Lysine riboswitch aptamer from Candidatus Immundihabitans aquiphilus, 190 nucleotides, folded computationally. Lineage of the source: Bacteria > Pseudomonadati > Atribacterota > Candidatus Phoenicimicrobiaceae > Candidatus Immundihabitans.
RNA sequence: AAAUAAGGUAGAGGUUGCGAGUAAUAAUGAUUACUGGUGGGGAGAGGAGCAUCGAUGAACCAUCAGGAAAGGUAUUCUCGCCGAAGAGUAAAGAGGAUAGCUCUAAUCUUUACGCUGGGUCUACGGUUAAGAGCCGUAGGACUGUCACCAGAGAUUUUGCCCUGAUCUCCGGUGGAGCGCUAUCUCAUCC
Numbered sequence: 001a002a003a004u005a006a007g008g009u010a011g012a013g014g015u016u017g018c019g020a021g022u023a024a025u026a027a028u029g030a031u032u033a034c035u036g037g038u039g040g041g042g043a044g045a046g047g048a049g050c051a052u053c054g055a056u057g058a059a060c061c062a063u064c065a066g067g068a069a070a071g072g073u074a075u076u077c078u079c080g081c082c083g084a085a086g087a088g089u090a091a092a093g094a095g096g097a098u099a100g101c102u103c104u105a106a107u108c109u110u111u112a113c114g115c116u117g118g119g120u121c122u123a124c125g126g127u128u129a130a131g132a133g134c135c136g137u138a139g140g141a142c143u144g145u146c147a148c149c150a151g152a153g154a155u156u157u158u159g160c161c162c163u164g165a166u167c168u169c170c171g172g173u174g175g176a177g178c179g180c181u182a183u184c185u186c187a188u189c190c
Stems, first nucleotide, its partner, number of pairs: 003188002006185006014082001017081005023076004034066007044053002047103004051098001085116002088113007117143002120140008145175005151169006
């Protein structure tokens, strides 16, 4: 010098990279929920228990009048980032279904494990008010990265040739982010 192992730091994939927000605006939600009137109806009313309401008429149906909100979405802005993030399993905490109490489901947060490189399109399934969006599975082309194979070109030692090495482009095959690139430290080896 080269090679191998470990650790640290900084970066790349996309102009539709990922996620967040008591931000602003807009649409949807919504001929909705809910409230009141009228008519029908005739004993119940939430996911469960208690309580409460109910023949001075429950649930439910029709009609008339009034009439929301949340979650999710789009654009802009701000912030954090490149296992960004996502779902699954387990544990812990919060949460809480009639305007009440308790419990539970949905939902949210943290930790551990292993799975998915990325966005996109199609189909199926789940969620949802939803032909939106999100999630999962499968498939298609695209894309970034590394390895191998093959081809072309350039560079490389004093000159030429051969061989080798490096870089770029094109094509094919394959792998996975515990990856890839650059760099630093340390250990082994020499």
It matches the Rfam family "Lysine riboswitch aptamer". From the family's description: Riboswitches are metabolite binding domains within certain messenger RNAs that serve as precision sensors for their corresponding targets. Allosteric rearrangement of mRNA structure is mediated by ligand binding, and this results in modulation of gene expression. This family includes riboswitches that sense lysine in a number of genes involved in lysine metabolism, including lysC. Rfam links the family to the GO term lysine biosynthetic process. The model forms 100% of the base pairs in the Rfam consensus.